[in-house]
Context: one part of a larger RNA
Molecule: small-subunit ribosomal RNA, central domain
Organism: uncultured Bacteroidota bacterium
């Protein structure tokens, strides 16, 4: 390189838009690059295969013939790909009509808890564990009850739901503003699909600057547990969590399963449309999920949401350790992040 894989054995990029490549639906007409068929030239000897013959045989030599799986000119075919033109709708978008939702961004507004203060009743504890002790309290705690600040989160509703490319989205409500689905079949006519590089988004935790700081709490005190206890349990408790800007770019970014297309028994469940007049449905579309045939699987199991049967395009794997180290390069205030070996070693 060929072949052979990638839920779990190595292996699907975190997820998207997208130049550039790469593949592409129906019909015809045309052309002849790719394709094929003749034919002529070229392809040095040697060397490789084979016939025959030479050294007493083999190696080896010689000769003939093949073959040199190639290039080049022509001549021809016209199924298939390509090029050019016409046409076409079923793919793909678009338009109308409707629905759908925790889709996004931004602004308002709410009510219950918590903590804090102030103030009223009240009086010896109160928190707290497995038991305890550190704490809090006679300077009035705790508990009760009004009122006030202040931050973060949105009980029920609530789901096997829904939405969103992922990451993630959940108290109301108003503006902006993306998408999906369903109907019509009115428009364009292949306008498509994947997609290195690029570009953009990206949980949390960190980072910079300036706010905010209620509950929570790395670090850190202390108090137990313990042979020890840099922990598990307890009382505090700073960073953080939270808001703007701006950066970092990783996760078990998992469905541990790339996109996209087409085919392949059944059953029930749900969610959002359609049909008719309709809680009724042997109806239809898109979706979410449960079991299961046939197929596949090493098995677990997957099974119209495939891990069946096919196609296309990417990305990725090639014993274990060394190591996602090391050097170099890019990126990054930084923490680090991408990419990425060897020698050794079993």
């Nucleotide at each position: 390189c060929u072949g052979g894989g990638u839920u779990u054995a190595a292996a699907g990029g975190g997820u998207g838009c997208g130049c550039a490549g790469g593949c592409g639906g129906a019909a015809c007409u045309u052309u002849a690059a790719g394709u094929c068929a003749g034919u002529g030239g070229u392809g040095a000897a040697a060397u490789c295969g084979u016939g025959c013959a030479g050294c007493u045989u083999a190696a080896c030599u010689g000769u003939g013939c093949a073959a040199c799986u190639g290039c080049c000119a022509u001549u021809g075919a016209a199924a298939c790909u390509g090029a050019a033109g016409u046409u076409c709708u079923u793919g793909a978008a678009u338009a109308u009509a409707g629905u759908u939702g925790a889709g996004g961004u931004a602004g308002g507004c709410g009510g219950a808890a918590u903590u804090u203060a102030a103030c009223a009743u009240g009086u010896a504890g109160c928190g707290g564990u497995g038991a305890a002790a550190u704490g809090c309290a006679u300077a009035g705690a705790u508990a009760u009850g009004u009122u006030a600040a202040g931050g973060a989160a949105c009980a029920c509703c609530a789901a096997u739901u829904g939405c969103g490319a992922a990451g993630g989205c959940a108290g109301c409500u108003u503006a902006c503003u993306a998408a999906g689905c369903u109907a019509u079949g009115a428009u364009u006519g292949a306008c498509g699909c994947u997609g290195a590089g690029g570009c953009a988004c990206g949980a949390a935790a960190g980072c910079g600057u300036g706010g905010g700081g209620a509950g929570c709490g790395a670090a850190c005190a202390g108090g137990a547990u313990u042979a020890g206890a840099u922990a598990c349990c307890c009382u505090g408790g700073u960073a953080g969590u939270c808001c703007a800007c701006g950066c970092c770019c990783u996760a078990a970014a998992c469905g541990a399963u790339g996109a996209u297309u087409a085919c392949u028994c059944g059953u029930c469940a749900u969610u959002g449309g359609a049909g008719a007049u309709a809680u009724a449905c042997a109806u239809u579309c898109a979706g979410u999920g449960a079991c299961u045939a046939a197929g596949c699987g090493a098995a677990a199991g997957c099974a119209u949401u495939a891990a069946g049967u096919a196609a296309u395009c990417c990305a990725c794997c090639u014993g274990g350790g060394g190591a996602g180290u090391a050097c170099g390069u890019u990126c990054g205030c930084a923490a680090g992040a991408a990419u990425g070996a060897a020698a050794c070693u079993c």